[in-house]
RNA sequence: UGCCUCGUGGCGCAACCGGCAGCGCGUCCGGCUCUGAACCGGAAGGUUCCAGGUUCGAAUCCUGGCGAGGCAG
Numbered sequence: 001u002g003c004c005u006c007g008u009g010g011c012g013c014a015a016c017c018g019g020c021a022g023c024g025c026g027u028c029c030g031g032c033u034c035u036g037a038a039c040c041g042g043a044a045g046g047u048u049c050c051a052g053g054u055u056c057g058a059a060u061c062c063u064g065g066c067g068a069g070g071c072a073g
Base pairs, nucleotide, nucleotide: 001072002071003070004069005068006067007066010025011024012023013022019056027043028042029041030040031039049065050064051063052062053061
């Protein structure tokens, strides 16, 4: 310097062909228990890395940037 892949709650990941952003862990509340763990029920928590573009509609497509990993020189 070029190319490829990735960036989504605190953490790890989903979201098929563009159509209501979900799951697990964690956190909080309640149940259970003598207490706690485990287990059961519920809740909170997201400008989907940033800026533009396309579209009725973008996490998803296009362009540029930033960051991480890999390959080549």